[in-house]
Molecule: transfer RNA
Organism: archaeon
RNA sequence: GGGCCCGUAGCUCAGUCGGUAGAGCGUCGGUCUGAUAAGCCGAAGGUCUGGAGUUCGAAACUCCACGGGCCCA
Numbered sequence: 001g002g003g004c005c006c007g008u009a010g011c012u013c014a015g016u017c018g019g020u021a022g023a024g025c026g027u028c029g030g031u032c033u034g035a036u037a038a039g040c041c042g043a044a045g046g047u048c049u050g051g052a053g054u055u056c057g058a059a060a061c062u063c064c065a066c067g068g069g070c071c072c073a
Base pairs, nucleotide, nucleotide: 001072002071003070004069005068006067007066010025011024012023013022019056027043028042029041030040031039049065050064051063052062053061
């Protein structure tokens, strides 16, 4: 220098054909216990890496950046 893949909650990841974002773990509160853990119930937590474009509507499609990984030279 060239090519491919990936970027979503604190972490690991879903999200199908574009219709307005979820799970598990963790955290916090409650319940239970003499107390703790486990179990059960509930809650908080997201500008979906950034910008632009397309569209009535974008996490998703297009382009350019940024970051990570792999391969070639």